[in-house]
Context: one part of a larger RNA
RNA sequence: UUGGGUUUAAAGGGUGCGUAGGCGGAAAGUUAAGUCAGUGGUCAAACUGCGGAGCUCAACUCCGUAUCGCCAUUGAAACUGGUUUUCUUGAGUGAGUGAGAAGUAUGCGGAAUGCCGUGGUGUAGCGGUGAAAUGCAUAGAUAUCACGCAGAACUCCGAUUGCGAAGGCAGCAUACCGGCACUCAACUGACGCUGAAGCACGAAAGCGUGGGUAUCGAACAGGAUUAGAUACCCUGGUAGUCCACGCAGUAAACGAUGAAUACUAAUUGUCCGGUCGGAAAGACGACUGGGUGAUACAGCGAAAGCGUUAAGUAUUCCACCUGGGGAGUACGCCGGCAACGGUGAAACUC
Numbered sequence: 001u002u003g004g005g006u007u008u009a010a011a012g013g014g015u016g017c018g019u020a021g022g023c024g025g026a027a028a029g030u031u032a033a034g035u036c037a038g039u040g041g042u043c044a045a046a047c048u049g050c051g052g053a054g055c056u057c058a059a060c061u062c063c064g065u066a067u068c069g070c071c072a073u074u075g076a077a078a079c080u081g082g083u084u085u086u087c088u089u090g091a092g093u094g095a096g097u098g099a100g101a102a103g104u105a106u107g108c109g110g111a112a113u114g115c116c117g118u119g120g121u122g123u124a125g126c127g128g129u130g131a132a133a134u135g136c137a138u139a140g141a142u143a144u145c146a147c148g149c150a151g152a153a154c155u156c157c158g159a160u161u162g163c164g165a166a167g168g169c170a171g172c173a174u175a176c177c178g179g180c181a182c183u184c185a186a187c188u189g190a191c192g193c194u195g196a197a198g199c200a201c202g203a204a205a206g207c208g209u210g211g212g213u214a215u216c217g218a219a220c221a222g223g224a225u226u227a228g229a230u231a232c233c234c235u236g237g238u239a240g241u242c243c244a245c246g247c248a249g250u251a252a253a254c255g256a257u258g259a260a261u262a263c264u265a266a267u268u269g270u271c272c273g274g275u276c277g278g279a280a281a282g283a284c285g286a287c288u289g290g291g292u293g294a295u296a297c298a299g300c301g302a303a304a305g306c307g308u309u310a311a312g313u314a315u316u317c318c319a320c321c322u323g324g325g326g327a328g329u330a331c332g333c334c335g336g337c338a339a340c341g342g343u344g345a346a347a348c349u350c
Stems, first nucleotide, its partner, number of pairs: 003322004007304002012318001014201004021194003025087007033080002035076008048066007090191001091188003094184005103176006109154001113150003117147005125136002162169002206247006216240001220236004258317006266295012299306002323350003332343004
């Protein structure tokens, strides 16, 4: 390389949009680039395959023939491609309904917490632990009541619930705005799928500037524990945690499972629609579309298990893997304010 693979053994890109490229629905006509067939030319000899002959056999030698490629020409038209016309089931538009913690901004709310905030009551402890101590407290703490202030997070509802491409999203209200599902089948008429580059988004921690700082809390300090204790436990506590704008671009970014389409037994729960029955409205039942769970047949799998939300049966496109360590390191390049990120070896060794 071919092949074989990628839930857990090495291996699915963090996610989307999308350029080139690859692949692409139904019917009819046409063309003949691919494809197929015939003929001709060329394809040196040796070699190779097949048939035969000669050395007693064989190796060896000799004769005949053929495969393959390219070119020209004549035809075929099923399939692929080109082109023309048409279609509606894929895709989209429209109309009508509907659900939702999807997003952004602004405003508002109550509980809790803290206050070297104020005032009242009140007196000697509080706090903390396995036990203690550091710490706080007669300058009146802890506890309790009233009022005030601040910042952050939203109890219950709450759920294998819902929404989102992923990251993620949860008090309430308003405004703006994205996506989705169902029904109708009015319109367009293959407009589609995937997607190297590229662009955008992307938890937490981190960085820059300016705010804010209640809680918690890396670092740090002290008290314990211990042989020691640069820890686990305790008392404090800076950065940070929060906001605005910018950067960074990584995670066990996980379903450790790329996207799309089609097909392949069933049963059961739940969420959002529709039709019919029922009914005053319903509950409920039957059927049907989309999501989200649990079992399980066939099948698959090394097994665990997966099983119409496939890891089954197939097709298309992308990404990735090829023994362990060295190493996600070195060097180079690109990006970044930096931290670092992306790309990514070899020697050597087992």